[in-house]
RNA sequence: CGGCGCGUAGCUCAGAGGAAGAGCACUCGGCUAGGGACCGAGAGGGCGGCGACUCGAACUCGCCCGCGCCGA
Repeated sequence: CGGCGCGUAGCUCAGAGGAAGAGCACUCGGCUAGGGACCGAGAGGGCGGCGACUCGAACUCGCCCGCGCCGA
């Protein structure tokens, strides 16, 4: 310098045009003598940034940033 992949909740990951969900973690309650496990409920992110297309963008397109891999 070029190519490809990935950036979504605290963590690991789904979601690929009608606008966000799971597991773990966390909080409250139940259970227990008390914990753990288990059961119930709940809080938490507008999707790396900026533009564009669209009635509508996490999702499509462009540029940029970060991480990884490959090739020079």

The RNA shown here (transfer RNA) has 72 nucleotides and comes from a Solirubrobacteraceae bacterium. Rfam family: tRNA. Its family is annotated with triplet codon-amino acid adaptor activity in the Gene Ontology. Rfam classes the family as a transfer RNA. About the family: Transfer RNA (tRNA) molecules are approximately 80 nucleotides in length. The coordinates come from a structure-prediction model, not an experiment, and the mean pLDDT is 84.